[in-house]
RNA sequence: GGCUCGGGCGGCAGCACACCCCGAACCUGGUCAGGUCCGGGAGGAAGCAGCCAUAAGGGGUCCCUGUUGAGCGUCCGGGUCCAC
Numbered sequence: 001g002g003c004u005c006g007g008g009c010g011g012c013a014g015c016a017c018a019c020c021c022c023g024a025a026c027c028u029g030g031u032c033a034g035g036u037c038c039g040g041g042a043g044g045a046a047g048c049a050g051c052c053a054u055a056a057g058g059g060g061u062c063c064c065u066g067u068u069g070a071g072c073g074u075c076c077g078g079g080u081c082c083a084c
Base pairs, nucleotide, nucleotide: 001082002081003079004078005077006076007075008074009073010072012069013068014067015066016065018061019060020059021058022057028053029052030051031050036045037044038043
C1' cells in the first nucleotide's frame, strides 16, 4: 500500500415529524334559514338543510428535525491475510 471487519463525519434514498389542501347524510362541534314543539302573550326548547371548523383518512411540499438502510466519499482503529 492492497484486501477485509468495525466505528466517526458528510452525502444519497426511504419512513416519520412539521406545514398546506381535500375531507363524516346520521352515529363531531359551532351557527342553525325553513318548519316543528311548549306558552294567552312576551318568549323559550329541540333541531333538518345550508355554511364554517375539523376527526379518522387521503394528497402535496420538503427548508429544518429524528430515525432506518444500502454501501458513495473521507478519517480512525483492528486483522491468524497478500505485496513492497